GlmS glucosamine-6-phosphate activated ribozyme aptamer, 156 nucleotides, folded computationally.
The sequence was found by an Rfam model in a public genome assembly.
Its mean pLDDT, the model's own confidence on a scale to 100, is 76.
The model forms 88% of the base pairs in the Rfam consensus.
Its Rfam family is "glmS glucosamine-6-phosphate activated ribozyme aptamer". Rfam classes the family as a riboswitch.

[in-house]
RNA sequence: AUAUGAUUAAUAGCGCCUGGACAAUGUUUUUAUAUUGUUGACGAGGAAGAAACUUAUCGAAAUAUUCGGCGGAUGGUUUCUUGGUAUGUUACUACCACAAGUAUUAUGGCAAAACCUAAUAGUGAUAUUAGAACAAAUCCAUAUACAGGUAACUUU
Numbered sequence: 001a002u003a004u005g006a007u008u009a010a011u012a013g014c015g016c017c018u019g020g021a022c023a024a025u026g027u028u029u030u031u032a033u034a035u036u037g038u039u040g041a042c043g044a045g046g047a048a049g050a051a052a053c054u055u056a057u058c059g060a061a062a063u064a065u066u067c068g069g070c071g072g073a074u075g076g077u078u079u080c081u082u083g084g085u086a087u088g089u090u091a092c093u094a095c096c097a098c099a100a101g102u103a104u105u106a107u108g109g110c111a112a113a114a115c116c117u118a119a120u121a122g123u124g125a126u127a128u129u130a131g132a133a134c135a136a137a138u139c140c141a142u143a144u145a146c147a148g149g150u151a152a153c154u155u156u
Base pairs, nucleotide, nucleotide: 014071015070016069017068019067020039021038022037023036024035025034026033027032042059043058044057048081049080050079051078052077053076054075082097083096084095085094086093088153089152090151091150092149101146102145103144105143106142107141108140109139116131117130118129119128120127121126
C1' cells in the first nucleotide's frame, strides 16, 4: 500500500427528557406519594466552501399532550471565495448553485403516519411488522411573459 472479515459511529423533522400525560407495583386510603416503565412530530422537500446573524420550508393527522423544554440541523439574509449562464478569451456587471436567468403567472404531478384489519412482544401503558386510501410547497414537469449587459483582445 492492497484485499478480506469483524466492530463502532454517522447518514438531521433528527435526537434527548428534570415538567406534563399514561401504565404497573407498593404505601396510604381516594387522591396523594414512592419506585419502575410508556409516550413525547407523520412524511414531502432540503448541502458548492467559509464566517456572522436568525423563533428554519411544505402540507397530513389529531375532539387535539404532534403539550412543554433542551440540543442539533441541509432553510433564510449579508459578506468573501469557487463554479455556471449572459457570442471565443479576460475583466467588470447581473442573475444563479451543478438540471447552476427572472416571476405574488397558468396548468398538471408526487408521501407517510394517524385511522381500520391481522400477526407478534408485554401484566399493562404501549411497541414492532404486513395490507388498501388520501396532501401541499421555496419540490418536479410543461406553457406563457420578460431579460439575456459593458469594455479590451483574438479568430472567422